[in-house]
RNA sequence: CUUGAAAAAGGCAAACCCUUUGAAAAAUGGGGGCGCAAAGCUACGGGUCUAAAGUGCUAAAGUGUUUGUCACUAUGAUCGCCGGGCCGCCAUAG
Numbered sequence: 001c002u003u004g005a006a007a008a009a010g011g012c013a014a015a016c017c018c019u020u021u022g023a024a025a026a027a028u029g030g031g032g033g034c035g036c037a038a039a040g041c042u043a044c045g046g047g048u049c050u051a052a053a054g055u056g057c058u059a060a061a062g063u064g065u066u067u068g069u070c071a072c073u074a075u076g077a078u079c080g081c082c083g084g085g086c087c088g089c090c091a092u093a094g
Stems, first nucleotide, its partner, number of pairs: 001094002003091002011036002016031003020027002034080001040086003044083003047078003053073004057068001059066002
C1' cells in the first nucleotide's frame, strides 16, 4: 500500500414510538435495533423525495385580485441510493 476471515477495544443506529422545528420532504433529542468496516465528514456529479415561494394552466369574477386532490421549477432535503473528494480504529493474508 492492497485486503476485511475471525476476534478484541469499542463505535454508529433502519423501521417503529414519543418530543421539538419545518409548508413539506426531512431534521434535533429520548427510547429502540434492521443492519453497517467508513452507516465518519463533505450536497461536488448523477439519482430520488418535497413544492412554501415563483411561473403556467384552470375556474370565479371582471382588470388586478381570488380559487384548485392541476402542471413545471430547488433555492429545500437525502452521504443508511451510487460515484467523487478529505480523514480515520483494529486485524489476517499478500
Overview
The RNA shown here (c-di-GMP-I-GGC riboswitch aptamer) has 94 nucleotides and comes from Firmicutes bacterium UBA5388. It matches the Rfam family "c-di-GMP-I-GGC riboswitch aptamer". A reference for the family is Weinberg et al. (2017), "Bioinformatic analysis of riboswitch structures uncovers variant classes with altered ligand specificity", Proc Natl Acad Sci U S A. Its mean pLDDT, the model's own confidence on a scale to 100, is 84. Of the family's consensus pairs, 100% are formed in the model.